[in-house]
Order: sequence, then C1' cells, then structure tokens
RNA sequence: AGGGGUAUAGUUUAAUGGUAGAGUAUCGGUCUCCAAAACCGCUGGUCCGGGUUCGAAUCCUGGUACCCCUG
Repeated sequence: AGGGGUAUAGUUUAAUGGUAGAGUAUCGGUCUCCAAAACCGCUGGUCCGGGUUCGAAUCCUGGUACCCCUG
C1' cells in the first nucleotide's frame, strides 16, 4: 500500500428495514437470627459523521480503533 472482518448495557452476547432483548454484574425488595443461595423488580446500550427510506443496529458512503491475509 491492497483485500477481508469486528465495533450494541459495567461485562458476555442476540436482533428478517417495523416496540433494541437475554445471561451476568450493580442497586432495591421478599426470604433468613445474620449471611449466602433462591425468587421478584429497577437502572443502564447500537464506535463517530453524512446519505437512502414513511421508518436504519441493519442498506449505501466517509472516517476512527482493533484483528486477520497478501506484498
């Protein structure tokens, strides 16, 4: 330099262009003499711009970071 891939909650990870969900963690509650476990509930997210569309995590495009391949 060229080609390909990945980016979603603190963390791990789903999502046919049509309400962004789950596990775990945090927090609150029930239970318990206390704690753990178990159960219930809350909070919290689409890497950054632009475009297409009635509607974009998803499609197009320009970047950024990381990984792989070629030389």